[in-house]
Molecule: Bacterial RNase P class A
Organism: Terrimesophilobacter sp.
């Protein structure tokens, strides 16, 4: 100096004017409320609502079936599909990244195009001996066969190399190598790795296809749920009350429990207030343990809570970034710094609360890695 990889951090500051919302105070009003004033008033992703939990209510005899989630190993955590470390496979020169990473020698299914043939493989060309015909011969044509060594097609053609063998060939046989499986030993908590030995000689892919294995999980959600206040008018039909309607066990069935009302239609009424509501598995700092995620101890900090839903706009100064001519300073120069002028500032908006993930987005900054040039 040019690429690349992985992180960290911030989300402009101050002042003024106007505006919005909760709350406090004061004044006015019978009241709804209005006015004045003071404090406070979004995020790193508040987004998405994709996972996991807290919390709340319902259920909490039992059995079966269906459906769902997860999927290398070990750890972390309240929990997870998250995080950390490692293993295996793949990409990259490297830093590093990616894996939707259980089972395809349980079963079933599926696979475009090309190609003769694509799943208990397959004779298109070629190669080979034999029979027939032609030919003096070399050889040619033809018939039924043998053959996976060679060619060609494909993402993929049923191990590779060399030899034996053969009419030609072939794991048909042999040696070595690769791969797979069983057993034994060694290392590791483990995934797994290494070594030895035996085996049949070779097994394709796909499980966000059915399926199978292991493991996990009651259901619904703050419009949960609770309290207060207020309003109203019933009518019709069906099925029921020891012959059981209907409801609960929030997928279904069996089974169990409650049980005198209940289902539907028409009609009528209300649509207010309060609690839940924000202090949390909370942030930061130090020490200790741990490779780390994280945990423990001590200290310290902390002023959103709207409910048709507030948190905004403008101006000035400073800071940041970008562009640009003169001028000033440095330098041989490219250029660097200063001064000045102009411009720019993103993505996005809490709604019960946390932990994650994903996606969107503007700067600043560090480490590592690969080059190039100079010393």
């Nucleotide at each position: 100096u040019g690429g690349g990889u992985c992180g960290g951090c911030c989300a402009g500051a101050c002042g003024g004017u106007c505006g919005c919302g909760u709350c406090g105070u004061g004044c006015a009003g019978c009241a709804g409320u209005g006015c004045a004033u003071g404090c406070c008033g979004a995020g790193g992703a508040a987004c998405g609502u994709c996972c996991g939990g807290g919390c709340u209510c319902c259920a909490c005899a039992g059995g079966g079936c269906a459906g769902g989630a997860u999927g290398g190993u070990g750890g972390g955590u309240a929990a997870c599909a998250c995080c950390c470390a490692c293993c295996c496979g793949g990409a990259g020169c490297a830093a590093u990244c990616c894996g939707c990473g259980a089972g395809a020698a349980a079963g079933u299914g599926c696979a475009a195009c090309a190609g003769a043939a694509a799943g208990c493989a397959g004779a298109c060309c070629g190669c080979c001996a034999c029979g027939g015909c032609c030919g003096c011969a070399a050889g040619g044509c033809u018939g039924g066969g043998g053959u996976a060594a060679g060619g060609g097609u494909g993402a993929a053609a049923c191990g590779g190399u060399g030899g034996u063998g053969u009419a030609a060939g072939a794991g048909a046989c042999c040696a070595c190598c690769a791969g797979c499986g069983g057993c034994u030993c060694c290392g590791g908590u483990g995934a797994c790795g290494g070594a030895g030995u035996c085996g049949g000689c070779u097994a394709g892919g796909u499980a966000a296809a059915c399926c199978c294995c292991a493991c996990c999980a009651g259901g619904a959600g703050c419009a949960a749920g609770c309290u207060c206040a207020g309003a109203c008018a019933g009518u019709g039909u069906g099925c029921g009350u020891u012959c059981g309607a209907g409801g609960g066990c929030g997928g279904c069935c069996c089974g169990c429990c409650c049980g005198a009302g209940u289902a539907c239609a028409c009609g009528g009424g209300u649509a207010g207030a309060g609690c839940g509501c924000u202090g949390g598995a909370g942030g930061c700092c130090a020490c200790u343990g741990g490779c780390a995620a994280c945990a423990g101890u001590g200290g310290u900090c902390g002023g959103a809570g709207a409910u048709g839903g507030a948190u905004g706009a403008c101006c000035g100064u400073c800071a940041g970034c970008g562009u640009g001519a003169c001028c000033c300073g440095g330098g041989c120069a490219a250029c660097c710094g200063g001064c000045c002028a102009c411009g720019c500032g993103a993505c996005a908006g809490a709604a019960c609360c946390c932990g994650g993930c994903u996606u969107a987005u503007g700067a600043c900054u560090g480490a590592c890695u690969c080059g190039u040039c100079c010393g």